[in-house]
RNA sequence: GCCCCGGUAGUGUAGCGGCCAUCAUGCAAGCCUGUCGAGCUUGCGACUCGAGUUCAAAUCUCGGCCGGGGCG
Numbered sequence: 001g002c003c004c005c006g007g008u009a010g011u012g013u014a015g016c017g018g019c020c021a022u023c024a025u026g027c028a029a030g031c032c033u034g035u036c037g038a039g040c041u042u043g044c045g046a047c048u049c050g051a052g053u054u055c056a057a058a059u060c061u062c063g064g065c066c067g068g069g070g071c072g
Base pairs, nucleotide, nucleotide: 001071002070003069004068005067006066007065010025011024012023018055026044027043028042029041030040031039048064049063050062051061052060
């Protein structure tokens, strides 16, 4: 330099162009328990950046940045 894959809550992860953006963990409050732990309920918290397509983009297209792999 070229090619491929990826970037989503603090962490890991799912996501058909129209979702309240999933689940687990975390954190907070409450319940339960003699206490702790386990368990239960509720809440908090995210789409890497820019442009384009579209009535509508996390999702499609192009480019950048970052990470991984392959080739030279």
A computed fold for a 72-nucleotide RNA from a Thermoplasmata archaeon, annotated as transfer RNA. The coordinates come from a structure-prediction model, not an experiment, and the mean pLDDT is 81. Rfam family: tRNA. The family's RNA type in Rfam is transfer RNA. Lineage of the source: Archaea > Methanobacteriati > Thermoplasmatota > Thermoplasmata.